[in-house]
RNA sequence: GCCCUUGUAGCUCAGCCUGGAUAGAGCGCCUGCCUUCUAAGCAGGAAGUCGUGGGUUCAAAUCCUACCGGGGGCA
Numbered sequence: 001g002c003c004c005u006u007g008u009a010g011c012u013c014a015g016c017c018u019g020g021a022u023a024g025a026g027c028g029c030c031u032g033c034c035u036u037c038u039a040a041g042c043a044g045g046a047a048g049u050c051g052u053g054g055g056u057u058c059a060a061a062u063c064c065u066a067c068c069g070g071g072g073g074c075a
Base pairs, nucleotide, nucleotide: 001074002073003072004071005070006069007068010027011026012025013024020058029045030044031043032042033041051067052066053065054064055063
């Protein structure tokens, strides 16, 4: 230098191929119940510019494009 892959909640990930209603799960965190206390269990809650900019579209996490970060391959 070229190619592939990956980036979504604090962490691990799904959703992307085939655009569509309010963006989800587990763990963690917070509050309450329970308990002598803790853990476990039960109920509720908070947390996201979907890596960044631009484009297409009535509508973009999803399609196109250029960058940035991680991983891999070729030279």